[in-house]
Record summary:
FMN riboswitch aptamer (RFN element), 152 nucleotides, folded computationally. Its mean pLDDT, the model's own confidence on a scale to 100, is 77. It matches the Rfam family "FMN riboswitch aptamer (RFN element)". From the family's description: The RFN element is a highly conserved domain that is found frequently in the 5'-untranslated regions of prokaryotic mRNAs that encode for flavin mononucleotide (FMN) biosynthesis and transport proteins. This element is a metabolite-dependent riboswitch that directly binds FMN in the absence of proteins. In Bacillus subtilis, the riboswitch most likely controls gene expression by causing premature transcription termination within the 5' untranslated region of the ribDEAHT operon and precluding access to the ribosome-binding site of ypaA mRNA.The FMN riboswitch structure, reported in present an FMN-bound six-stem junction, adopts a butterfly-like scaffold, stapled together by opposingly directed but nearly identically folded peripheral domains.

Order: sequence, then C1' cells, then structure tokens
RNA sequence: GGCAUACUUCAGGGCGGGGUGAAAUUCCCUACUGGCGGUAUAGUCCGCGAACAUCCUGUGUUUAUUUUUGGAUGCCGAUUCGGUGAAACUCCGAAACCAACAGUGAUGAGAUUUUUUCAAAAUUCUCUAAGUCUGGAUGGAAGAAGUGCUGU
Repeated sequence: GGCAUACUUCAGGGCGGGGUGAAAUUCCCUACUGGCGGUAUAGUCCGCGAACAUCCUGUGUUUAUUUUUGGAUGCCGAUUCGGUGAAACUCCGAAACCAACAGUGAUGAGAUUUUUUCAAAAUUCUCUAAGUCUGGAUGGAAGAAGUGCUGU
C1' cells in the first nucleotide's frame, strides 16, 4: 500500500424585511436553502439515497387485525447563453428553473341556492393550495472517517 472481515463515530439546509387583513412563516413583493459518489469544483450531467405504491419473504402478538426484517418492481423535479481553458451543462459573468408523503390553511376553480338596481354580494358542496411551519423522524439511509484482527 492492497484485499477480506468485525466494530465505533458522523451523515439535510432554509421566511429576515415589506404589503393586505380580525386572522397568513401558507396569499402578493422581496429574501433565503441545496444529501451522497463520479467527472475540471455540479440542487439542474451520469449514477445513488430518503419518501410513496404494489408484490414476495421472514418475524412478534394473536385469530382478528396489527407490529416489524429483508428483497424485487414501479414511481422519482429542474439550465441556458457568453467568457477562460487541453479539458468545465461543474469555474467566472448574466439570466432562468426545481424541490416527496401526510396535516394545517385568508389561495384559486367549478357547481348550487338566495337577494338583486343585473354590477355584485352571500349560502352550501366538490376539487385545489407551504422547498422554508407541524408530523412520521430522538427514525432510516446513499455514503464519509476511524479502530482492531487476519492473509499477502
């Protein structure tokens, strides 16, 4: 230095200001955030992880459901232009774009009924509405670092 194996630790960020209002970190303006590996330094390239759905499998409790392990499949967002250079969708300059599930909710749309000066207002119902709030999560994990042992 390399390989195999065991263990330990670590492993996701962000609403500050203004507006309206009885009420908004949810609406509007602005601001702010960016997991892991690869590659010329990447939220947008390639690959992976978390979440969600279905199926299979084992497990606990118990016969009616439910707890939970592992695996497979599905699902899985978003970038351009100019410059430098041997090389950059990664750097520099500029302008864009994106952000799981569940909940809350002053959003938006449609329908409905009532009043009616035909402008509009109100009632009820359905769908929809947070990257930053709350929750699963004091969880799990892509992986990163370290320690010990063995062989070469």